A computed fold for a 476-nucleotide part of an RNA from Chromochloris zofingiensis, annotated as small-subunit ribosomal RNA, 3' major domain.
RNAcentral holds the full RNA, with entries from ENA and SILVA.
Lineage of the source: Eukaryota > Chlorophyta > Chlorophyceae > Sphaeropleales > Chromochloris.
The gene name in the source record is rrs.
It matches the Rfam family "Bacterial small subunit ribosomal RNA".

[in-house]
Context: one part of a larger RNA
RNA sequence: UGACGGGGACCCGCACAAGCAGUGGAUUAUGUGGUUUAAUUCGAUGAUACACGAAGAACCUUACCAGGGAUUGACAUGCCGAGAACUUUCUAGAAAUAGAUGGGUGCCUGAAAAGGAACUUGGACACAGGUGGUGCAUGGCUGUCGUCAGCUCGUGCCGUGAGGUGUAUGGUUAAGUCCAGCAACGAGCGCAACCCUCGUCUUUAGUUAUCAUCCAUUCGUGGAGACUCUAAAGAGACUGCCGGUGUAAACCGGAGGAAGGAGAGGAUGACGUCAAGUCAGCAUGCCCCUUACAUCCUGGGCUACACACGUAAUACAAUGGUUGAGACAAUUAGAAGCAACCUCGCGAGAGUGAGCAAAUCUGUUAAACUCAACCUCAGUUCGGAUUGUAGGCUGCAACUCGCCUACAUGAAGCCGGAAUUGCUAGUAAUCGCCGGUCAGCUAUACGGCGGUGAAUACGUUCCCGGGUCUUGUACA
Numbered sequence: 001u002g003a004c005g006g007g008g009a010c011c012c013g014c015a016c017a018a019g020c021a022g023u024g025g026a027u028u029a030u031g032u033g034g035u036u037u038a039a040u041u042c043g044a045u046g047a048u049a050c051a052c053g054a055a056g057a058a059c060c061u062u063a064c065c066a067g068g069g070a071u072u073g074a075c076a077u078g079c080c081g082a083g084a085a086c087u088u089u090c091u092a093g094a095a096a097u098a099g100a101u102g103g104g105u106g107c108c109u110g111a112a113a114a115g116g117a118a119c120u121u122g123g124a125c126a127c128a129g130g131u132g133g134u135g136c137a138u139g140g141c142u143g144u145c146g147u148c149a150g151c152u153c154g155u156g157c158c159g160u161g162a163g164g165u166g167u168a169u170g171g172u173u174a175a176g177u178c179c180a181g182c183a184a185c186g187a188g189c190g191c192a193a194c195c196c197u198c199g200u201c202u203u204u205a206g207u208u209a210u211c212a213u214c215c216a217u218u219c220g221u222g223g224a225g226a227c228u229c230u231a232a233a234g235a236g237a238c239u240g241c242c243g244g245u246g247u248a249a250a251c252c253g254g255a256g257g258a259a260g261g262a263g264a265g266g267a268u269g270a271c272g273u274c275a276a277g278u279c280a281g282c283a284u285g286c287c288c289c290u291u292a293c294a295u296c297c298u299g300g301g302c303u304a305c306a307c308a309c310g311u312a313a314u315a316c317a318a319u320g321g322u323u324g325a326g327a328c329a330a331u332u333a334g335a336a337g338c339a340a341c342c343u344c345g346c347g348a349g350a351g352u353g354a355g356c357a358a359a360u361c362u363g364u365u366a367a368a369c370u371c372a373a374c375c376u377c378a379g380u381u382c383g384g385a386u387u388g389u390a391g392g393c394u395g396c397a398a399c400u401c402g403c404c405u406a407c408a409u410g411a412a413g414c415c416g417g418a419a420u421u422g423c424u425a426g427u428a429a430u431c432g433c434c435g436g437u438c439a440g441c442u443a444u445a446c447g448g449c450g451g452u453g454a455a456u457a458c459g460u461u462c463c464c465g466g467g468u469c470u471u472g473u474a475c476a
Base pairs, nucleotide, nucleotide: 001476002475003473004472005471007470008469009468010467011466012465013464015460016459019423020422021421022420023419026314027313028312029311030310031309032308033307034305035304042053043052064300065299066298067297068296069295073127077126078125079123080122081121082120083119086103087102089100090099091098092097107116108115109114129289130288132287133286134285138283139282140278141277142276143274145272150189151188152187153186154185155184156165157164158163169180170179171178195266196265197264198263200235201234202233203232204231205230206229211225213224214223215222216221238260241254242253243252244251245250316416320375321374322373323372324371325370326369332363333362334361337356338355342351343350344349382413387408388407389406390405391404392403393402429452430451431450432449433448434447435446
């Protein structure tokens, strides 16, 4: 100087407390461990792994296994030879591939011969190739402490020196934020601000948006034009004003205001820590393989199942379930696409195909909600697992191993032990909608969007984490 303390003081945080909803019990989905397996590819493992890489494993993906091939190679450059490329059919085969066979002769230079480019193929060798190893050789990127308020430097001063001071102290703040003060005076990286979205208003501009009103109308609509909306530029909030406290910074209350003391949210992550994670995104040193640890194909596996754990979905019902009728969104996607109307089908869907590269057309009827009726506390008109049958869709192909529909079946479950999680306001809870990936889907996941919309916070003794100062130490 640090680190540590079941030392002290002060302060902060959904850290506790006060509340609300959960998890832990059930079923299912999904990830992991374990076990099994020819293989169940690999990585991630307290917090900081476990709906994580994977924004989508039937083949492909795919790295794993079995079998079948081929060895200058699936891919790149260079040399030599041949042939344009390309393509039809047949045979063997699971395919890769092997063999046979027919068609075909382009582009550029050139009169021609010939040469060149591109592609295919044969040969020899340099080489290719490796998701093989090492994240404890690395770059880059990322997690975490933590959006915590810290981390440092120049000069000066103090100290033999390591180093200290500045950055301690008293206030104040979300903040090393600001003020007072001080052997310090300044400065840098962080904080804040500058950026984006939302909330109010103004101006400008309006088609595909708008519909008080007026005019026309073949009643479809057309023209004019406020509001809404759209999208650009501005205004607005600064403790600016008033009162109180205070040396000041600031704090408390008030006015005006759409908004008040950081208005709400996002992006933004200092010096560093964990030899944290990643050689399988990519790049890369070294080591290793080179008829194989490279490569092609078929099939299988990654989907196994006594069990254990994590994360979710759905429930156990009456604040509910079922049936009928009625109302109100915002994101957002669309051409190998979104697909209306109509017809058929109980339905999934099929047929046809208007319109739309979209403020115009389509997905698009939101659901919770409201009204009416039934159910009357039961393993039920709760719950929907499982299974059977019949179908639909995608796709060469749904057996291993897809999704959906109808009918039938109707399991566990009556609110969950010890323990434990999230959340302070348009939040929690609850309700639906959209998107990416994607042929299809295992999405109950992930990322967004809006609808309805709470309770509680006395307080900081305690648990956890963090910051500042101080103290002890046989630790570095």